[in-house]
C1' cells in the first nucleotide's frame, strides 16, 4: 500500500392465506434465501481412518414472505484500529 468500525445511495426472492381473539400475538398450511449458522468440490495433511478446506452453491436450524423494518452484495464518502511491506 491493503485494511476494521461508521456514514449516504442502490439492493432480490417467497401469504396483503386460514383459524382464534387482545389488530398484533398465538396456532396451522404453504412457500423463500441475500443476516447469522449447516454441508463439501478442488488442494493440502495423514500409514490408514480421519481432519483442514471457498460460494449469491446446498440445508432451512435461525430468519422471512403488502408496506415499513431488516438485508448479502455494490458504489461513493469518512477514516487509518489490530495486523501488515
Nucleotide at each position: 500500500a491493503g485494511g476494521a468500525a461508521c456514514u449516504c445511495u442502490g439492493g432480490a426472492g417467497a401469504a396483503u392465506c386460514u383459524c382464534a381473539u387482545u389488530u398484533a400475538u398465538g396456532a396451522g398450511u404453504g412457500c423463500c434465501g441475500a443476516a447469522g449458522g449447516u454441508g463439501c468440490a478442488a488442494g493440502g495433511c495423514g500409514a490408514a481412518a480421519g481432519c483442514c478446506g471457498a460460494a449469491u452453491c446446498u440445508c432451512u436450524c435461525a430468519g422471512g414472505c403488502c408496506a415499513a423494518a431488516g438485508g448479502a452484495c455494490a458504489g461513493a464518502g469518512c477514516g487509518g484500529a489490530a495486523c501488515g511491506a
Molecule: Glycine riboswitch aptamer